Two RNAs folded together computationally: RNase P RNA and transfer RNA, 480 nucleotides in total. The coordinates come from a structure-prediction model, not an experiment, and the mean pLDDT is 78. It holds a member of the Rfam family "Bacterial RNase P class A". About the family: Ribonuclease P (RNase P) is a ubiquitous endoribonuclease, found in archaea, bacteria and eukarya as well as chloroplasts and mitochondria.

RNA sequence: CAAGCCGGCCGGAUGACCGCCGGUGUCCGCCUCACUUCGGUGAGGCGGACGCGGGAGGAAAGUCCGGGCUCCACAGAACAGGGUGCUGGGUAACGCCCAGGCGGGGUAACCCGACGGAAAGUGCCACAGAAAACAUACCGCCAGCGGCCCUCUUUUGCGGGAGGGUGCGGGCAAGGGUGAAAAGGUGGGGUAAGAGCCCACCGCUCCCACUGGUGACAGGGGAGGCACGGCAAACCCCACCUGGAGCAAGAUCAAAUAGGGGGACGAUUGAGGGCGGUUCGUCCGAUGUUCCCGGGUUGAUCGCUUGAGGCCCGGAGCAAUCCGGGCCCUAGAUGGAUGGUCAUCGCCCCGGCGCCCGCAAGGGACCGGGGAACAGAACUCGGCUUACAGGCCGGCUUGGACC
RNA sequence: GGGGCCGUAGCUCAGCUGGUUAGAGCGCUGGCCUGUCACGCCAGAGGUCGCGGGUUCGAGCCCCGUCGGCCCCGCCA
Numbered sequence: 001c002a003a004g005c006c007g008g009c010c011g012g013a014u015g016a017c018c019g020c021c022g023g024u025g026u027c028c029g030c031c032u033c034a035c036u037u038c039g040g041u042g043a044g045g046c047g048g049a050c051g052c053g054g055g056a057g058g059a060a061a062g063u064c065c066g067g068g069c070u071c072c073a074c075a076g077a078a079c080a081g082g083g084u085g086c087u088g089g090g091u092a093a094c095g096c097c098c099a100g101g102c103g104g105g106g107u108a109a110c111c112c113g114a115c116g117g118a119a120a121g122u123g124c125c126a127c128a129g130a131a132a133a134c135a136u137a138c139c140g141c142c143a144g145c146g147g148c149c150c151u152c153u154u155u156u157g158c159g160g161g162a163g164g165g166u167g168c169g170g171g172c173a174a175g176g177g178u179g180a181a182a183a184g185g186u187g188g189g190g191u192a193a194g195a196g197c198c199c200a201c202c203g204c205u206c207c208c209a210c211u212g213g214u215g216a217c218a219g220g221g222g223a224g225g226c227a228c229g230g231c232a233a234a235c236c237c238c239a240c241c242u243g244g245a246g247c248a249a250g251a252u253c254a255a256a257u258a259g260g261g262g263g264a265c266g267a268u269u270g271a272g273g274g275c276g277g278u279u280c281g282u283c284c285g286a287u288g289u290u291c292c293c294g295g296g297u298u299g300a301u302c303g304c305u306u307g308a309g310g311c312c313c314g315g316a317g318c319a320a321u322c323c324g325g326g327c328c329c330u331a332g333a334u335g336g337a338u339g340g341u342c343a344u345c346g347c348c349c350c351g352g353c354g355c356c357c358g359c360a361a362g363g364g365a366c367c368g369g370g371g372a373a374c375a376g377a378a379c380u381c382g383g384c385u386u387a388c389a390g391g392c393c394g395g396c397u398u399g400g401a402c403c
Numbered sequence: 404g405g406g407g408c409c410g411u412a413g414c415u416c417a418g419c420u421g422g423u424u425a426g427a428g429c430g431c432u433g434g435c436c437u438g439u440c441a442c443g444c445c446a447g448a449g450g451u452c453g454c455g456g457g458u459u460c461g462a463g464c465c466c467c468g469u470c471g472g473c474c475c476c477g478c479c480a
Base pairs, nucleotide, nucleotide: 001399002398003397004396005395006394007393008392009391010390012345013344014343015342016341017340018339020055021054023052024051025050026049027048028047029046030045031044032043033042034041035040057374061385062384064383065382066381067380068379069246070245071244072243076280077279078278079277081242082241083240084239085238086100087099088098089097090096101115102113103112104111105110116237117236121235122234123231124230125229138176139175140172141171142170147166148165149164150163151162152161153160154159184202185201186200187199188198189197203226204224205223206222207221208220210219211218212217250302251301252300253299260293261292262291263290264289265288272284273283274282295479296478309328310327311326312325313324314323315322316321347371348370349369350368351367352366355364356363357362404476405475406474407473408472409471410470413429414428415427416426422460431447432446433445434444435443453469454468455467456466457465
């Protein structure tokens, strides 16, 4: 210098004017209540004006997981259902994070992995192919046997011998061929030809109170010629986890009416309900339950923002994270605020006779024009995933050049 | 906030337990028929299966992520 890998961060700034939401202070107006010497005073609420300080994000998003909180019996049992799936740790919890193992990719930095079980069972494996799973034999290889044909040879001839072809049953599974996948691989021995048939190495399976490690696992030793194809993001099996609903949870107050009509079920041996299903258990249950029609309301307050909270320092730990100390308070709307305009600067893109640097590619200053990502809280927190103009910082790897 | 369904040709929809070429109707194009048009008959074109990735020998179908659309529920008596 080039190419790449990993981690962290920013996501316009300043000023003026005009707005929006909520808080707070002063003043004014209205209402209610209390006291009153009837003039007023105090408290509360509502509205207005002015002042002061506050007001979106790294993902506020998707709503994919997991907690808190609230209600249902502070949550019962069994089954079904759902989820997770190497090991250890972290955590409030997780399908998240960290570290490690194993497998895969990359020259490397590093990255990726739905990574339990296919010798419990069932199922599937199209086409092609002999055969797709209790293996089998299309071409092929092999010796043998009898028949037939051909050639050679021998004989005067019959007959005999040798070779080849064809056929039949037999041996083999090395080679060819098919396929995504073909029943361990390579080499040697062996054989009629072959083959774990035998041997060596590699692989595989099983065993071991052998070694290291908490463990996944790694290494070592022994046994076995090898049995056991793939698919569980097919059913399934195993282990572990799992009650449901959600701030429109839930609580209080207020307003309104036709607190109306009809149907079904049900009288304690009980309809129905207690927030997904079935059964059990338990609780509620007669002014009952449920469905349809009709009617009313479209409000207020709390929940509500201080929380597993943020920043800094020290300590423990490889790390995730935890512990201790100090400092800080930072949106709460409910048709839903957090914005708009202008100016200057910064950033990016395009163009420019000419200017500066450079051999050149190109870079810089100046001038003109244009642009500004993804997206916006709604009970709250931890993650994951996805979107994102432009830019900054740090570490590492590989290659090249120069010293 | 919660739940459900859908996305396949221009339009409306099929597509089985994953199996090799993804179909149907309407529409479109061309030809025939007719004096002409319509109807009818014949032939043809037309597909990123919303998008990205994975599992598998093989994906419209299974799994994960993502985008878009549609529908339903909620208060009082």